[in-house]
Molecule: Bacterial RNase P class A
Organism: Sphingobacteriaceae bacterium
RNA sequence: AAUGCAAGCUGUUCUAUCGCCCCGAUCUUGUAUCGGGGAGGAAAGUCCGGGCAACAUAUAGCAUCUCGCUUCCUAACAGGAAGGCAUUUAAGAAUGAAAACUUAAAUGACAGCAAGUGCCACAGAAAAUAUACCGCCCCGAUUUAUCGUGGUAAGGGUGAAAACGUGAGGUAAGAGCUCACGAAUUCGUUAAGUGAUUAACGUUUUGGUAAACCUCGGGAGUUGAAAGACCAAAUAGGCUAACGCAUGUAGGGCUGCUCGUCCGAUGUUAGUGGGUAGGUCGUUAAAGAUAAAUGGCGACAUUUAUAUUAGAUUAAUGAUAGAAGUCCCAGCCUUGUGUUGGGAAACAGAACCCGGCUUAUAAGCUUGCAUUUUUU
Numbered sequence: 001a002a003u004g005c006a007a008g009c010u011g012u013u014c015u016a017u018c019g020c021c022c023c024g025a026u027c028u029u030g031u032a033u034c035g036g037g038g039a040g041g042a043a044a045g046u047c048c049g050g051g052c053a054a055c056a057u058a059u060a061g062c063a064u065c066u067c068g069c070u071u072c073c074u075a076a077c078a079g080g081a082a083g084g085c086a087u088u089u090a091a092g093a094a095u096g097a098a099a100a101c102u103u104a105a106a107u108g109a110c111a112g113c114a115a116g117u118g119c120c121a122c123a124g125a126a127a128a129u130a131u132a133c134c135g136c137c138c139c140g141a142u143u144u145a146u147c148g149u150g151g152u153a154a155g156g157g158u159g160a161a162a163a164c165g166u167g168a169g170g171u172a173a174g175a176g177c178u179c180a181c182g183a184a185u186u187c188g189u190u191a192a193g194u195g196a197u198u199a200a201c202g203u204u205u206u207g208g209u210a211a212a213c214c215u216c217g218g219g220a221g222u223u224g225a226a227a228g229a230c231c232a233a234a235u236a237g238g239c240u241a242a243c244g245c246a247u248g249u250a251g252g253g254c255u256g257c258u259c260g261u262c263c264g265a266u267g268u269u270a271g272u273g274g275g276u277a278g279g280u281c282g283u284u285a286a287a288g289a290u291a292a293a294u295g296g297c298g299a300c301a302u303u304u305a306u307a308u309u310a311g312a313u314u315a316a317u318g319a320u321a322g323a324a325g326u327c328c329c330a331g332c333c334u335u336g337u338g339u340u341g342g343g344a345a346a347c348a349g350a351a352c353c354c355g356g357c358u359u360a361u362a363a364g365c366u367u368g369c370a371u372u373u374u375u376u
Base pairs, nucleotide, nucleotide: 001372002371003370004369005368006367007366008365009364010363012324013323014322015321016320017319018318020038021037022036023035024034025033026032027030040347044358045357047356048355049354050353051352052224053223054222055221060258061257062256064220065219066218067217068216069083070082071081072080073079084110085108086107087106088105089104090103091102092101111215112214116213117212118209119208120207133156134155135152136151137150139148140147141146164182165181166180167179168178169177183206184205187202188201189200190199191198192197228281229280230279231278238272239271240270241269242268243267251263252262253261254260289306290305291304292303293302294301295300326344327343328342329341330340331339332338
């Protein structure tokens, strides 16, 4: 320098004419005039958390669902920041050998298998109260190459995994059988740390699996703007059936169930039939945005200042022209954010609002890693 991968950021601006929507002012009240404004980094998915509204007044239990290392941030979160531990890869260092250690990067759906019950296909002799295929050893028989009884789990094979590892001793051959050095792990003590944890000493025990059932600890009322509130209009508040007429009953709501509680009498529930269906609010000043200072490793917090920046409802935010900006290609030279010409522009469109997560993305920039090439 080029290429590839990953993460993050940006992802258009101005003028003129015409058109659409909203707000404000003016008056001659009109299809008026003037001024101001008008779609994203994801507006998408509807996955998570809230604000807000209704039930509605407020509980308890079961069921169901969800979360799961520690501390901090936040309105809250299955989100974010910083750490801890584990696993994998690479390099280093160390050893008689193994294990462990250090650094960097990546990943983690990270409580518990010493509460219980399950599962581990195929292969293999055997997959957790394991087992003997090959092999090794002792004894016996047989006659020259085999068989039988017994012992064995060190060597080999199968497998993701063969029941802690390495070495030495010991043995008929072997085995934690014994010893030394290690690893993981239960519990306890001491020290450090806010804590998860770490280290030392002693002690216990040596398959995996809980995105298996389960156990432990924490959390969750339901619905959702087509939620809801108000005004207007309309008629046949009709007809049928069941229950019932006050003992808060019949019935209904809250919540999937129970307790509990609320509404409830010319009532309630179910069915059938007819009429009306227009408008306003909710609806955008916010846990908001931008900038600076201070504090913090950081996510962020506090203070001060600045500006007010969509509100449609068959659903506006556009079209044309020119110039500029960004990028690409080619040329020129004065080698400079130079100049001339040509070209390109993705994913995509608010609908109650906000904070996250996930997905899509032309072109460019920044950072990191890998490979190749060139120069010193």